[in-house]
This is a predicted structure of a 73-nucleotide RNA (transfer RNA) from Candidatus Uhrbacteria bacterium RIFCSPHIGHO2_12_FULL_60_25. The organism belongs to Candidatus Uhriibacteriota, within Bacteria. It matches the Rfam family "tRNA". By type it is a transfer RNA.
RNA sequence: CGGGCUAUAGCGCAGUUGGUAGCGCGCUUCGUUCGGGACGAAGAGGUCGUGAGUUCGAGUCUCACUAGCCCGA
Numbered sequence: 001c002g003g004g005c006u007a008u009a010g011c012g013c014a015g016u017u018g019g020u021a022g023c024g025c026g027c028u029u030c031g032u033u034c035g036g037g038a039c040g041a042a043g044a045g046g047u048c049g050u051g052a053g054u055u056c057g058a059g060u061c062u063c064a065c066u067a068g069c070c071c072g073a
Stems, first nucleotide, its partner, number of pairs: 001072007010025004019056001027043005049065005
């Protein structure tokens, strides 16, 4: 320098053909218990890496950039 992959909740990951962003663990509250754990119920937590574009509408499509990993020179 060229190419590929990845970036979504605290952590690990889904998200189909563009149509209100979900699961597990964790966290908070309550119940159960003498207490804890386990179990049950409820809840909080996200501008989807950054910036633009297309569209009535973008996590998803297009472009540029950033970071990490891999391959080639």